[in-house]
RNA sequence: GGCGAGGUGGCUUAGUGGUCUAGAGCACUUGACUCAUAAUCAAGAAAUCGCAGGUUCGAAUCCUGCCUUCGCUA
Numbered sequence: 001g002g003c004g005a006g007g008u009g010g011c012u013u014a015g016u017g018g019u020c021u022a023g024a025g026c027a028c029u030u031g032a033c034u035c036a037u038a039a040u041c042a043a044g045a046a047a048u049c050g051c052a053g054g055u056u057c058g059a060a061u062c063c064u065g066c067c068u069u070c071g072c073u074a
Base pairs, nucleotide, nucleotide: 001073002072003071004070005069006068007067010026011025012024013023018057028044029043030042031041032040050066051065052064053063054062
């Protein structure tokens, strides 16, 4: 340099055009339970979906460029 895959709460991830601008697990906060802690139960906060454009009535999702991570290859 070429090709391919990925980037979504603190972490791991689901979602492949519209019924909620976003669901789940772990973690975190508060409460209940307990002598206390853990476990369990209930509630809560936290993601403008890597960045910028484009297409569309509508984009996390499609297209283009860029950034970045990983792999293959010269």
Model confidence (mean pLDDT): 80 of 100. This is a predicted structure of a 74-nucleotide RNA (transfer RNA) from Microscilla marina ATCC 23134. NCBI's taxonomy places the organism under Bacteria, Cytophagales, Microscillaceae, Microscilla, Microscilla marina. Its Rfam family is "tRNA". It is annotated as a transfer RNA.